The RNA shown here (transfer RNA) has 72 nucleotides and comes from a Candidatus Woesearchaeota archaeon. The coordinates come from a structure-prediction model, not an experiment, and the mean pLDDT is 84. The organism belongs to Candidatus Woesearchaeota, within Archaea. Its Rfam family is "tRNA". Its family is annotated with triplet codon-amino acid adaptor activity in the Gene Ontology. It is annotated as a transfer RNA. The sequence is in RNAcentral, with records from ENA.
[in-house]
RNA sequence: GCCUCCGUGGCCCAGUCGUAAGGCGUCGCAUUGGUAAUGCGGAGAUCGCGGGUUCAAAUCCCGCCGGAGGCU
Numbered sequence: 001g002c003c004u005c006c007g008u009g010g011c012c013c014a015g016u017c018g019u020a021a022g023g024c025g026u027c028g029c030a031u032u033g034g035u036a037a038u039g040c041g042g043a044g045a046u047c048g049c050g051g052g053u054u055c056a057a058a059u060c061c062c063g064c065c066g067g068a069g070g071c072u
Stems, first nucleotide, its partner, number of pairs: 001071007010024003018055001026042005048064005
């Protein structure tokens, strides 16, 4: 230098045009003599950045940044 894949709450991860699901963690309540475990409920993501297409973009297109792998 070229090719492929990835970037989504604090962490992991799903979602491949129609307003983001789940797990861990966290907070509250229940339970307990008290913890833990368990059950129920809540908060938390303008989807890496900028631009474009579209009525509508996490999703499609372009550029850039970062990461992983491969080729030379």